This is a predicted structure of a 269-nucleotide part of an RNA (large-subunit ribosomal RNA, domain VI) from a metagenome. It matches the Rfam family "Bacterial large subunit ribosomal RNA". For this family Rfam cites "The comparative RNA web (CRW) site: an online database of comparative sequence and structure information for ribosomal, intron, and other RNAs" (Cannone et al., BMC Bioinformatics, 2002). The full RNA is in RNAcentral, with records from SILVA.
[in-house]
Context: one part of a larger RNA
RNA sequence: CGUAAGAAAUUUGAGCAGACCUGUCCUUAGUACGAGAGGACCGGGAUGGACGAACCUCUGGUGUUCCAGUUGUCGCGCCAGCGGCAAUGCUGGGUAGCUAUGUUCGGAAUAGAUAACCGCUGAAAGCAUCUAAGCGGGAAGCUAACUGCAAGAUAAGAUUUCUCUAGAGCUUCGGCUCUCUAAAGGCUCCUCGGAGACUACGAGGUUGAUAGGCGGUGGGUGUAAUUACAGUAAUGUAUUCAGCUGAACCGUACUAAUAGGCCGUGCGG
Numbered sequence: 001c002g003u004a005a006g007a008a009a010u011u012u013g014a015g016c017a018g019a020c021c022u023g024u025c026c027u028u029a030g031u032a033c034g035a036g037a038g039g040a041c042c043g044g045g046a047u048g049g050a051c052g053a054a055c056c057u058c059u060g061g062u063g064u065u066c067c068a069g070u071u072g073u074c075g076c077g078c079c080a081g082c083g084g085c086a087a088u089g090c091u092g093g094g095u096a097g098c099u100a101u102g103u104u105c106g107g108a109a110u111a112g113a114u115a116a117c118c119g120c121u122g123a124a125a126g127c128a129u130c131u132a133a134g135c136g137g138g139a140a141g142c143u144a145a146c147u148g149c150a151a152g153a154u155a156a157g158a159u160u161u162c163u164c165u166a167g168a169g170c171u172u173c174g175g176c177u178c179u180c181u182a183a184a185g186g187c188u189c190c191u192c193g194g195a196g197a198c199u200a201c202g203a204g205g206u207u208g209a210u211a212g213g214c215g216g217u218g219g220g221u222g223u224a225a226u227u228a229c230a231g232u233a234a235u236g237u238a239u240u241c242a243g244c245u246g247a248a249c250c251g252u253a254c255u256a257a258u259a260g261g262c263c264g265u266g267c268g269g
Stems, first nucleotide, its partner, number of pairs: 001152001005163007015149004021049007033038001051106005059100004066093005071086006110144003117137004164268001166179005180266001185263004189205005210256003213252005219245003227238004
């Protein structure tokens, strides 16, 4: 820009893409078959491999925004307690998120038309012949079925709902100008995110839990500081499963989402 007014939702599916894999074991059954050796079709069940998707409950990894231990040195006047630097100084753990080696799931079943091939009926050609007329069967393949996208599918589809019902002048009858009007809805802006390069998408904007803060809970770390006691002291014990705590959950308007601006018109070739 189009989809012959504008808008918000919900959709149909032309078409496109993805997927389509396979082993072993048990049973049927040591049956059919076979002199024996051997050994099935068909059908039923179990369990794997590779591949793929989603997810983080479990097992782990990461987790330089969490906790603790500890070395050297500098600083906070000193002690104690802390902070800076040394690869995050080093080390031990670890929430959320992300993640695989972890977990769950998938390939199916089915239908139709067929290939090679197997047939029925059957002439040309009194026979024969699956074929010439006609009618069946038949594959991991094809078309559907499964998953995703999809009306710019210009043949531009469908459904539901919402909105707009002024006046005057000019006209080459295409329309133009002035005044009034400014809807539904959208954008901008702001607070953010399971969304994200930007954009987009999604959640909100006081009629508010969107983010921060605060309160509580969960999870993590592992028993803070101070004080008291024991010990010459290092240190230990009690207060104390304490103290601290990022991303999680629930709540709470304390802070910030203020106020506004813009687009979109007047019933539609």